[in-house]
Context: one part of a larger RNA
RNA sequence: CGGUGUUGAAGGAACUCGGCAAAUUACCCCCGUAACUUCGGGAGAAGGGGGACCCCUCGUUGGGCAACCAUCGGGGGGUGGCACAGACUAGGGGGUGGCGACUGUUUACUAAAAACACAGGGCUCUGCGAACUCGGAAGAGGACGUAUAGGGUCUGACGCCUGCCCGGUGCCGGAAGGUUAAGGGGAGUGGUGCAAGCUACGAACCGAAGCCCCGGUAAACGGCGGCCGUAACUAUAACGGUCCUAAGGUAGCGAAAUUCCUUGUCGGGUAAGUUCCGACCUGCACGAAUGGCGUAACGACUUCCCCACUGUCUCCAACACCGACUCA
Repeated sequence: CGGUGUUGAAGGAACUCGGCAAAUUACCCCCGUAACUUCGGGAGAAGGGGGACCCCUCGUUGGGCAACCAUCGGGGGGUGGCACAGACUAGGGGGUGGCGACUGUUUACUAAAAACACAGGGCUCUGCGAACUCGGAAGAGGACGUAUAGGGUCUGACGCCUGCCCGGUGCCGGAAGGUUAAGGGGAGUGGUGCAAGCUACGAACCGAAGCCCCGGUAAACGGCGGCCGUAACUAUAACGGUCCUAAGGUAGCGAAAUUCCUUGUCGGGUAAGUUCCGACCUGCACGAAUGGCGUAACGACUUCCCCACUGUCUCCAACACCGACUCA
């Protein structure tokens, strides 16, 4: 000097990205417990009190005919210690946000999560030799199932909801029309033959799906404007004009896991707060199953605050053991 432990005056998070680490708490019984809530919960909420041993007494349960023995408990009195759940073992607590409903699952060896899954919701395909998947096939899975079933896909408990656009792309439908291959068809033209014939090329016309075309469809892929003016202070604009569009973002949320400018502005908390909470709305660039907004419970998730507690720190010290170092 390092490692692992133990202890520490006064202070008590001033440490630090962050209370990381450590400390506090810890068992049983009794009392007592808030907001909120899906009435189950939240709850071990929080917060208090008791606990050893001896004697007396009352009750309890079991055994015994009984005396009595054993178990558990109530009341009273007493004894010892610094300390009685005496060691070991053994929740710190509370409040506010975000995300995800939840229990689960995951990067075997740097990620456990707000990612995946999930019940629940929707769309779509599939009538059974099903769709779909594997396989050249046979065959197999689907399923010894049959639309309350099975496949695909999106969303993700629950509550309130889920607006407008079908122009593009996709999908579905469409007995017309346009285009269109092989094939059919042969007007005609050539070669060769004396000829019969053989043979090459070949116009109209008839020809499928597809595409064009006509419709539908957004819990299909997706999309959801600009510029001017206007009210008797000012400001603002319910109102008007105009251009463009397939249609111009409804509800609800909003400096947000989204806000660049930005430490926006106001309020709260602090003596002091780029974080946090509540508002405002000027949304660079929220927005409705790539779901929107809420939500009790839950979380080794994440933000902020408070109480308790502490060597994290002010500021370090001592002790124990093991190393390092020196000598043998």